[in-house]
RNA sequence: UGCUUAUUAAGAAAGACGGAGGGAUUAGACCCAACGAAGUCUUAGCAACCUGUAACCAUACAAGGUGCUAAAUUCUAUCCCGAAUAAAUUCGGGACCAGAUAAGUU
Numbered sequence: 001u002g003c004u005u006a007u008u009a010a011g012a013a014a015g016a017c018g019g020a021g022g023g024a025u026u027a028g029a030c031c032c033a034a035c036g037a038a039g040u041c042u043u044a045g046c047a048a049c050c051u052g053u054a055a056c057c058a059u060a061c062a063a064g065g066u067g068c069u070a071a072a073u074u075c076u077a078u079c080c081c082g083a084a085u086a087a088a089u090u091c092g093g094g095a096c097c098a099g100a101u102a103a104g105u106u
Stems, first nucleotide, its partner, number of pairs: 002105007013043005021032003026077004044069003049065002051062004073098001078095007
């Protein structure tokens, strides 16, 4: 890097440095940001995939390895269903794709 499986509307922030961007990518919308973005570090927290303990399952507890700590993965894009409208279009639901994370594998 690719592949497989699972999850993806829950949850959880302060400080220091930094100094203008950020919300994955493309487009659109919307939002965050000098009352300080990204990034780095420290501390704290959330969760429970792997892990450990309770012999096993179930379940519970712990928190060692990861991960995460604005908004659903911010929303939409492709397909299907339903509703409203004269129409453009809008609204609701579902499936996929893409992404993210974990575990395994190459």